[in-house]
RNA sequence: CGGAGUGGCUGCGGCAAACGCUCUUCGUUCGGCGAAGGGAGGAAAGUCCGGACUCCACAGGGCAGUGUGCCUCCUAACAGGAGGGAGGGGUGACCCUACGGAAAGUGCAACAGAGAGCAGACCGCCGAUGGCCUUUUCAGGCACAGGCAAGGGUGAAACGGUGGAGUAAGAGCCCACCAGAUCCGGUGGUAACAUCGGAUGCUUGGUAAACCCCACACGGAGCAAGGCCAAAUAGGAAUGCGCCACCGGCUGGCCCGGCCGCUGCAUUCGGGUAGGCCGCUUGAGCUGCGACGUGAGCCACAGCCCAGAUGAAUGUUUGCCCGUUCCCGAAAGGGAAUGAACAGAAUCCGGCUUACACGCCACUUCGGUUU
RNA sequence: GGCGCUAUCGUCUAGGGGUUUAGGACGCCGCCCUCUCACGGCGGUAACGGGGGUUCGAAUCCCCCUAGCGCUA
Numbered sequence: 001c002g003g004a005g006u007g008g009c010u011g012c013g014g015c016a017a018a019c020g021c022u023c024u025u026c027g028u029u030c031g032g033c034g035a036a037g038g039g040a041g042g043a044a045a046g047u048c049c050g051g052a053c054u055c056c057a058c059a060g061g062g063c064a065g066u067g068u069g070c071c072u073c074c075u076a077a078c079a080g081g082a083g084g085g086a087g088g089g090g091u092g093a094c095c096c097u098a099c100g101g102a103a104a105g106u107g108c109a110a111c112a113g114a115g116a117g118c119a120g121a122c123c124g125c126c127g128a129u130g131g132c133c134u135u136u137u138c139a140g141g142c143a144c145a146g147g148c149a150a151g152g153g154u155g156a157a158a159c160g161g162u163g164g165a166g167u168a169a170g171a172g173c174c175c176a177c178c179a180g181a182u183c184c185g186g187u188g189g190u191a192a193c194a195u196c197g198g199a200u201g202c203u204u205g206g207u208a209a210a211c212c213c214c215a216c217a218c219g220g221a222g223c224a225a226g227g228c229c230a231a232a233u234a235g236g237a238a239u240g241c242g243c244c245a246c247c248g249g250c251u252g253g254c255c256c257g258g259c260c261g262c263u264g265c266a267u268u269c270g271g272g273u274a275g276g277c278c279g280c281u282u283g284a285g286c287u288g289c290g291a292c293g294u295g296a297g298c299c300a301c302a303g304c305c306c307a308g309a310u311g312a313a314u315g316u317u318u319g320c321c322c323g324u325u326c327c328c329g330a331a332a333g334g335g336a337a338u339g340a341a342c343a344g345a346a347u348c349c350g351g352c353u354u355a356c357a358c359g360c361c362a363c364u365u366c367g368g369u370u371u
Numbered sequence: 372g373g374c375g376c377u378a379u380c381g382u383c384u385a386g387g388g389g390u391u392u393a394g395g396a397c398g399c400c401g402c403c404c405u406c407u408c409a410c411g412g413c414g415g416u417a418a419c420g421g422g423g424g425u426u427c428g429a430a431u432c433c434c435c436c437u438a439g440c441g442c443u444a
Base pairs, nucleotide, nucleotide: 001367002366003365004364005363006362007361008360009359013321014320015319016318017317018316019315021039022038023037024036025035026034027033041342045353046352048351049350050349051348052347053222054221055220056219060256061255062254063253065218066217067216068215069214070084071083072082073081074080085099086097087096088095089094100213101212105211106210107207108206122152123151124148125147126146129145130144131142132141133140134139160178161177162176163175164174179203180202181200182199183198184197185196186195187194188193226278227277228276229275236269237268238267239266240265241264247261248260249259250258285304286303287302288301290299292297322339323338324337325336326335327334328333372443373442374441375440376439377438378437381397382396383395384394389427398416399415400414401413402412403411420436421435422434423433424432
């Protein structure tokens, strides 16, 4: 200098003024007023997970269903995160992995191929044994019965590899070494797992983002949840006690169970539309510093309050400075353009995913050049 | 705002891992038939919304985007 990897920052520059929008507090002559202060994001997005909160029962039992799936930890929880293991990719920094079980069972594998699962004889090899032919015999021939998984060929996939012994030809049939599997034991590790030793010739294919099995988790709905106030119109409504035989409801697929309504008695007067109010923003909060931990995180202390709309606010213009680009100029300087993308809160929070312009910082790795 | 569903020729649809060049109807184009048109016959045209993964193999199974539709006061 170039290529690459990892982590992070920034986000329509700064200051001032003017005109507006919205919320809070205070003041007020009560007015459509005044003053002070606050006013979008890293993703506010997709709504893909998880939780808080609310109602239904305090969410109960069973079936069905859904999700997750190496280990340990973090967390309110998670399909998230951290650290590690195993496998894979890269020269390397580093990156990727829905990564339980195929030796519980069932299924599937088009085309090609002889054969697609405890297989298979198309080409091939043999024909020891039996058979047939030639031959006096020795022996030779045929390839009929039959034997063979070594070699060829097909395929995404063909039932360990190399060498030897063996044989008619062959074969873990046997032997040596190598690779793997299962079982037993030791060592290290919380564990996943790693490693060492021994036994067994055991060699068992793929697919579970096919059914399924195992382990764990999950009740449903969602702030348009839910609650309160309130005219007109209509005529029922609420509370308490009792009753769960029938029926209905509790926004779930079904069954059970439970509760409520219904029915009966008593008391009271209310109900609620495109209205208003609450829910609503102080919260697993933010900032700083310190302790612990490899880390995700967690603990302690101090300080701070930081949008809350409801047809839905957060905008526009001007001046100066600054940055970038272009033009003029020898220079000083002058002029012009520009201030970027993705996107915009709607109950709140933790994640994931997706989108994103001009840029910036730190560390690491590979290659080249120079000293 | 919240919740749910769908996407295959120009239109309506079949196909739910494997004969594949994705089948059918209507349409469109060409030829035949007819004096001509229609009807009819034959042939052709034309599609799996986009990207990634699982698998030997994906329109089909899984994930992420995109577009559209419905329900909800």